[in-house]
Overview
RNAcentral holds the full RNA, with entries from SILVA. Predicted 3D model of a 338-nucleotide part of an RNA (large-subunit ribosomal RNA, domain IV) from Candidatus Uhrbacteria bacterium RIFCSPHIGHO2_02_FULL_57_19. NCBI's taxonomy places the organism under Bacteria, Bacteria candidate phyla, Candidatus Uhriibacteriota. Its mean pLDDT, the model's own confidence on a scale to 100, is 86.
Context: one part of a larger RNA
């Protein structure tokens, strides 16, 4: 000096990112008593106070209750065995999770709601047989979202999705097969031969071959509706009231429509330590408010909510070696030296 303890004057959170840690408090034993809030079940062991050992004696099977008496500093005498109270945030709640840095405010949840399925059901897995779903049958079965419960979820169907129409319009492969072309039988011209016939052209049926207009040709697109607990969006500028200030009117541009309720410097606020209150002697955090919401906002919910929570800020009591400021002890290391 380090590791593990154990004691400590005066103070007692001054420590720190932050009471981490580490005291201390009580100890599902009795008897009083117990607030707000609330989903009346809860909070609650809230909280806060007394009492607790031995002997006698009454009642009582007995716990136990009541009476008199004894001792100690000290009686739940030893081990064990809750600090506690107020207020915000998030999440309803018990659960679950990154096996070995993350236990949460994420994930599940019970509700909610929307889409798809009528049974050989959707849907999965499997080139298939088969199988699961299911020996179930819309009060069932899969899937997306939300995420108890309370009040509630507002405008946009212009984009994009699905659905839902079928008059037209575009539209593959296939039919269909006018016309064109390549070859070409018979024929026709020219030359060469008495002839037979040869050599050369020209024309072109029919067959086969190559190409190919109209016309037919489905789903989809193009159309027309609809649909937001479908992806998703939810403006701008001027001016106006009898002090100012401010604008309930108003005028214009633009949109498919301009952000409702409720909330808000917020787990969202850049400026911002915003202003105002309240708490402290002092408060960049905390609480209540206010609205300029740089860039909340309604199942990618939205505000509230009793209860819960090894979640996260903020104060208070207690109480301590976190601290002022360190000191001593014990037990193992570290040094030395065998």
């Nucleotide at each position: 000096c380090c590791c593990u303890c154990g004691u400590u004057c005066a103070g007692g959170a001054a420590c720190u990112c932050g009471g981490c840690a580490a005291u201390a408090u009580a100890g599902c034993g009795g008897c009083c008593g117990u607030a707000a809030c609330u989903u009346c079940g809860g909070a609650a062991u809230a909280a806060g106070g007394c009492c607790u050992c031995c002997c006698c004696g009454u009642a009582g099977c007995a716990a136990u209750a009541c009476g008199g008496g004894g001792c100690g500093c000290a009686g739940c005498u030893a081990a064990a065995g809750a600090c506690g109270c107020u207020u915000a945030g998030c999440g309803a709640c018990u659960g679950u999770u990154u096996a070995c840095c993350a236990a949460a405010a994420a994930c599940a949840c019970a509700g909610g709601u929307c889409c798809c399925u009528g049974c050989u059901a959707a849907g999965u897995c499997g080139a298939a047989a088969g199988a699961c779903g299911a020996u179930g049958u819309a009060u069932a079965g899969g899937g997306g979202c939300u995420g108890a419960u309370g009040c509630c979820u507002g405008g946009c169907c212009a984009g994009u999705g699905u659905c839902a129409g079928a008059a037209c319009g575009u539209u593959a492969a296939g039919g269909a097969g006018a016309g064109g072309g390549g070859u070409c039988a018979u024929u026709c011209c020219g030359c060469c031969g008495c002839a037979a016939g040869g050599c050369g052209g020209a024309g072109g049926c029919a067959g086969c071959c190559c190409u190919g207009a109209a016309c037919u040709g489905a789903a989809g697109c193009g159309c027309u509706g609809a649909u937001g607990a479908a992806c998703g969006c939810c403006g701008g500028c001027g001016g106006u009231a009898a002090c100012u200030a401010u604008a309930a009117c108003c005028g214009u541009c633009c949109u498919a429509a301009g952000g409702u309720a409720g909330c808000g410097a917020a787990a969202u606020u850049c400026c911002u330590u915003g202003u105002c209150g309240g708490g402290u002697g002092a408060g960049u955090u905390c609480c209540g408010a206010c609205c300029u919401g740089c860039a909340c906002g309604a199942a990618u919910g939205g505000c509230a909510u009793a209860a819960c929570g090894c979640c996260u800020g903020a104060g208070c009591g207690a109480c301590u070696g976190u601290c002022u400021u360190a000191a001593c002890g014990a037990g193992g290391g570290a040094c030395u030296c065998g």